Context: one part of a larger RNA
């Protein structure tokens, strides 16, 4: 100087607690991990900081694993062989999963591209993340970090970097053997809120007048809707440039400092994210890379291609989730409202409308869209209204099975997904324990995207309905600072 203390004093945090809310832990299923099994069940990662993670939803490919088969894409150099032929390819039959001349029989074909050996290249989802780069995660979302000159000390080091107040903050005020500075914090960037002020818009609307059409308990130059037209306009919509908030104003508290609290004016008086220092971890990744050292292998290949299987296997244990256990509900009708997105690549393989067929899934024929133009006013779910059910493992629940029919794909068996009929398991609110969270938040509810030929119970976004309870504390768990003890490094 660190580290540690069941040492003291301050300060802080819903990956801490308190007050609560919603869950997990119990059931069924989905999925990841271990174990077991297996030809193989490829593998990494194991406290926070592994386990719906590797953007990891694997039927083939992927694919690294297993069982078989094939191939040379072994450059180049040297030596040998070789035009009296180095070598290449092949019908048929046998062989084989195979229309692999793979091998064998049989002969044809080719013509210096090759063959044999040595050296040496090149490949590898082979090993090593404890040889590395880069990237990421985390300590650590806290306030921390460093040197120059000066001071102290023999020196390591220390002061600066602080008794106090204040702040989300080493943020400021002030104090002061320190002075003046660096990085971080803040500022900054993006998104969301406000603008009747600017710029505009036949890819957005409004408005107007005339005309046309439809509708009616209001027959109206006056209602509602649609179409045409327009030297009109930009409130709504879109998006550029700007403005706007600074604790500004008032009242308290406070050294009347930094600032805090309340009120008003206001669209906002702690909105959400991104970025993010120094020093580490022998944290993760050689399976992201045509980043990479070394080692291994290299023709009976750990290269590469093909076929089939596996990654999905099931006495069991753990983690993330989905569906439920019903009446605040289920079923059947009716009514009624969003916002993020996306959409045809190499010319058509995408998003779909409309009409018809079909119980449905789906199919056929047209047509629009490379998109504020079409799908699409995305007529979304929960919610609301009416009816039935009446507390019974029940019309709750929908696992597990059987049959049938479509769709995607070369291929669906170990059933891709979907639809119909039948079947109708556990589950009657979950022990100890644990997780997450304070405002348009939790929770309920759907929608879109990523992956995607097909397939969400996942992830990332998005809107809709919308609470209870804090607005505090250091008791538990940790973190930071100061003092102190031990004397571990």
């Nucleotide at each position: 100087u660190g580290a540690c203390g069941g040492a003291a004093g301050g300060g802080c945090a819903c990956u801490a607690c308190c007050a609560g809310g919603a869950a997990u832990g119990g059931a069924g299923c989905c999925u990841g991990c271990g174990g077991c099994u297996u030809a193989a069940u490829u593998u990494g990662a194991c406290u926070c900081a592994a386990c719906a993670c590797g953007g990891g939803g694997a039927a083939g490919c992927u694919u690294a694993c297993c069982u078989g088969g094939a191939u040379a894409g072994g450059a180049c150099a040297c030596a040998g062989g070789a035009a009296g032929g180095a070598u290449u390819g092949a019908c048929a039959g046998a062989u084989u999963a195979a229309g692999a001349g793979c091998u064998c029989u049989u002969u044809c074909u080719u013509g210096a591209u090759u063959c044999u050996g040595u050296g040496g290249a090149a490949g590898g989802u082979g090993g090593u993340g404890c040889a590395u780069g880069g990237c990421c995660a985390u300590u650590c979302u806290u306030a921390g970090u460093u040197g120059g000159u000066g001071g102290a000390g023999c020196g390591a080091u220390u002061u600066g970097u602080c008794u106090g107040g204040u702040u989300a903050a080493u943020u400021c005020c002030g104090a002061u053997a320190a002075c003046g500075a660096u990085c971080g914090a803040g500022a900054c960037u993006c998104u969301a809120g406000c603008c009747u002020a600017c710029u505009a818009a036949a890819u957005a609307g409004a408005c107007g007048u005339u005309c046309c059409g439809a509708u009616c308990c209001u027959u109206g130059c006056u209602g509602u809707c649609g179409g045409a037209c327009g030297c009109u306009c930009u409130u709504c919509u879109u998006a550029g440039a700007g403005g706007g908030a600074c604790a500004c104003g008032c009242g308290g508290c406070g050294u009347u400092u930094a600032g805090c609290c309340g009120c008003a004016c206001g669209a906002g008086a702690c909105a959400g994210a991104g970025c993010a220092a120094u020093a580490g971890u022998a944290g993760g990744u050689c399976u992201g890379u045509g980043a990479u050292g070394c080692c291994c292998u290299u023709a009976g290949a750990u290269g590469u291609c093909c076929a089939g299987g596996g990654c999905c296997g099931c006495a069991c244990g753990c983690g993330c989730g989905c569906u439920a256990c019903a009446a605040u509900g289920a079923a059947g009708g009716a009514a009624u409202c969003a916002g993020c997105g996306u959409g045809u690549g190499c010319u058509u393989u995408c998003c779909c409308u409309g009409u018809c067929c079909g119980a449905c899934a789906g199919g056929a024929c047209u047509g629009g869209g490379u998109a504020a133009c079409c799908c699409g006013u995305u007529g979304a779910a929960c919610c609301u209204c009416c009816u039935u059910c009446g507390u019974g493992c029940u019309u709750g629940g929908g696992a597990u099975a059987g049959g049938c029919g479509u769709u995607u794909g070369u291929a669906a068996u170990u059933a891709u997904c979907c639809g119909c009929c039948u079947u109708g398991a556990a589950c009657g609110a979950g022990g100890a324990a644990u997780u997450c969270c304070c405002a348009g938040u939790a929770a309920g509810c759907g929608c879109g995207a990523g992956u995607c030929a097909u397939c969400a119970g996942c992830u990332c976004g998005u809107g809709u309905u919308g609470a209870u309870u804090a607005c505090g504390u250091c008791c538990c768990u940790g973190c930071c600072c100061u003092u102190u003890g031990u004397g571990c490094a």
Background
The part of an RNA shown here (small-subunit ribosomal RNA, 3' major domain) has 489 nucleotides and comes from Parasteatoda lunata. Its Rfam family is "Eukaryotic small subunit ribosomal RNA". On this family, see Yusupov et al., Science 2001: "Crystal structure of the ribosome at 5.5 A resolution". The coordinates come from a structure-prediction model, not an experiment, and the mean pLDDT is 81. NCBI's taxonomy places the organism under Eukaryota, Panarthropoda, Entelegynae, Orbiculariae, Parasteatoda. The RNAcentral record of the full RNA draws on SILVA.